[in-house]
Context: one part of a larger RNA
RNA sequence: GCCUACGAGUUACUCCUCAUCGGCAAGGGUAAGGUAUUCAGUACCGUACCCGGAGCGAAAGCGAGUCUGAAAGGGCGCUUUAGUCGGUGGGGGUAGACGCGAAACUUAGUGAUCUACCCAUGGCCAGGUUGAAGUUGUGGUAACACACAAUGGAGGACCGAACCGAUAAACGUUGAAAAGUUUCCGGAUGAGCUGUGGGUAGGGGUGAAAGGCUAAUCAAACUGAGAAAUAGCUCGUACUCCCCGAAAUGUUUUUAGGAACAGCGUCGGGAAUUGUAUGAUGGAGGUAGAGCUACCGAUAGGACUAGGGGGAGUCAAAUCCUACCAAAUCCUGACGAACUCCGAAUGCCAUCAUAUAGAACCGGCAGUGAGGGCUUGGGUGCUAAGGUCCAAGUCCGAGAGGGAAAGAACCCAGACCUUCCGCUAAGGUCCCAAAAUCUAUGUUAAGUUGAACAAAGGUGGUCCAGUUGCAGAGACAGCCAGGAGGUUAGCUUGGAAGCAGCUAUUCCUUUAAAGAGUGCGUAACAGCUCACUGGUCGAGCGACAGGGCGUCGAUAAUAAUCGGGCAUCAAACAUAGUACCGAAGCGAAGGAUUGUACCCUGAUUUAUCAGGGGCAGUGGUAGGGGAGCAUUCCAACGACAGUGAAGGUGUGGCGUAAGCUGCGCUGGAGUUUUUGGAAAAGCAAAUGUAGGC
Repeated sequence: GCCUACGAGUUACUCCUCAUCGGCAAGGGUAAGGUAUUCAGUACCGUACCCGGAGCGAAAGCGAGUCUGAAAGGGCGCUUUAGUCGGUGGGGGUAGACGCGAAACUUAGUGAUCUACCCAUGGCCAGGUUGAAGUUGUGGUAACACACAAUGGAGGACCGAACCGAUAAACGUUGAAAAGUUUCCGGAUGAGCUGUGGGUAGGGGUGAAAGGCUAAUCAAACUGAGAAAUAGCUCGUACUCCCCGAAAUGUUUUUAGGAACAGCGUCGGGAAUUGUAUGAUGGAGGUAGAGCUACCGAUAGGACUAGGGGGAGUCAAAUCCUACCAAAUCCUGACGAACUCCGAAUGCCAUCAUAUAGAACCGGCAGUGAGGGCUUGGGUGCUAAGGUCCAAGUCCGAGAGGGAAAGAACCCAGACCUUCCGCUAAGGUCCCAAAAUCUAUGUUAAGUUGAACAAAGGUGGUCCAGUUGCAGAGACAGCCAGGAGGUUAGCUUGGAAGCAGCUAUUCCUUUAAAGAGUGCGUAACAGCUCACUGGUCGAGCGACAGGGCGUCGAUAAUAAUCGGGCAUCAAACAUAGUACCGAAGCGAAGGAUUGUACCCUGAUUUAUCAGGGGCAGUGGUAGGGGAGCAUUCCAACGACAGUGAAGGUGUGGCGUAAGCUGCGCUGGAGUUUUUGGAAAAGCAAAUGUAGGC
């Protein structure tokens, strides 16, 4: 892991409540117990007791009233509406109370054969080394001291086996072993090791102290009992079909992952008006916006002008000046959630009309009280977040199907079943891949683009529509030629001659035209050039602002990519159009089922039931309600069975499903329809339990 068996809302109660069925009814019922018989869920006694029939008051008590109060009045009642007993079912209570699950607590005991320490009594430590004290001898001393030699054999001494330990590494890690093996290593006459017997016991022991050890168990051992401790926590909770279908909110909570009440669901009752939508009419309001010379606050520039600063005025003052600061006032501009002279749209309230729905209310039973994304209006934050907190809506949650390559909530669209039928939505129609290589007109050259990533800024890339100017009296561009004289204007200057700088009535002349000069250049001149003019050429050429598509700006971590291949008058972009594809949407055909206040038929206890038709429905988690299937046993009437029961197995049939059933083989003795009754009554899950593989 699989298979088989077992495995979780049960039972009791003189409890409470509701529904339903039945008896009796202003009453209803007996309990224990008893009597009788045809001995069974029998009949009859039994009135203790219980509920109802009257309330109010703490009570005495009074009573359709009563209590309070001096009273007025007020509170609870009456006028007002049936109960009670039994059966069954839904919920609650008390019990282990749907099942399994603690860590712990208390109490009574069992353990020191492991291990810690202690007591008593025994045992053990190869071999080698070092050489303390003491002693002896000799020397030495007045005598000691002292020196040397020998002897001696001390030591938590040294080296190292047994023995005890366990430093490092490797192996082992479903091991050979629930702590080992190998090599290396520490102690090895000592605070040594060890045998046997004994002692200390659980908030206790023992501990050279690690919370260590106390029988493979220790921050409180093990065993029995209290005990099915408690578990607002986790997990699990078993057949089928049908109808409806939530919540993740408010208030409170030693409360925040739990509850109570309300909200939202369902089932039953329910009746006179309500709910919803649209329209009309009438209202309240201070949001969006807007405005502020309408207030409050804030505010840029200017004008005007108190006050102040600075300067002048020989000091002080008068007075004057001021590109300074600035109140008030005026002009222009402009801001505000806690500003408003104003002021919508929606929404809200009321009345009427129309349409539509079964609601309001009462009672039984819940679940929910972690929500989330998106759009819009806001707070917070950085006008950050797949952030957070509100409001309105929607979807996911509890929603399948089509599209968006892939995707809970984005777009389309709400799945009763069947069909090798049709039409559409979003989105698409070159191939992958269903359908246009569709029609018409443009744009783009960047593979831009081809769903969804990019800015400020730059851009004589290109297209479009304008405004304005020049142009066959010849424009624009190119080429040829001219571009002069007074004069080197005046000033300045070392110089200044068109071209350092300053000045300005930048003048006059000759001209087709030519500036007291547009740029380069020179020390200054010179030189080149421009404006301007003629010629040549021969038709469009400039300036400005606007729009479309492009282009640069353009940097991310494993090769790249529009989903891919690929696509250029497109398979890109824009505009217009016609076809087609495309879903569980809509339609067609058939079928099932629910509801029905509509229609028809039938039946009867005449207000209900059954059948058919019409109409409307039939996604669904938590959850509510309904109808069934299967298992075991019992009762009754039946039925089947050695001419083969149950069970097994193979293969058919029927039913929306749970399931039912025929036949063959096997098996070898019981089985069961129907109608009722009673439950140890259905397994895939609980790190479920036991067995097998």
Large-subunit ribosomal RNA, domain II from Algoriphagus chordae, 693 nucleotides, folded computationally. The sequence was found in a public genome assembly. The coordinates come from a structure-prediction model, not an experiment, and the mean pLDDT is 83.